[in-house]
């Protein structure tokens, strides 16, 4: 400097520093001095990416489909709410609603 793959309803937190804001935006509608943000430190979910087994593919691989977390010193995202709720388009349908889809 150049390249660069990763999470949407389930799931999982405590204790330090910190001292008011936090849930992207709006509109609601919660959460915060009984301690937000944000760091730390040690702990955890989940299975995204990536690994691995087994199928199926190939020449021989790539793409593909199932399964594993007793699945690496892995990355990676999270650990109030249905993603916290609704929001733009499209389709169905029992149409004031609700459903599946991008």
């Nucleotide at each position: 400097a150049c390249u660069c793959c990763a999470u949407c309803a389930a799931g999982a937190g405590u204790a330090g520093c910190g001292g008011a804001g936090g849930g992207a935006c709006a509109g609601g509608c919660c959460c915060g001095u009984u301690g937000a943000a944000g760091c730390u430190a040690c702990g955890g979910c989940a299975a995204c990416c990536g690994g691995c087994u087994c199928a199926g593919g190939u020449c021989g691989a790539a793409u593909u489909g199932a399964g594993c977390g007793u699945c690496c010193a892995g990355g990676u995202g999270c650990c109030a709410a249905a993603u916290c709720c609704u929001g733009c388009c499209u389709c169905g349908a029992a149409u004031a609603u609700c459903g599946a889809g991008u």
Molecule: SAM riboswitch aptamer (S box leader)
Organism: Verrucomicrobiota bacterium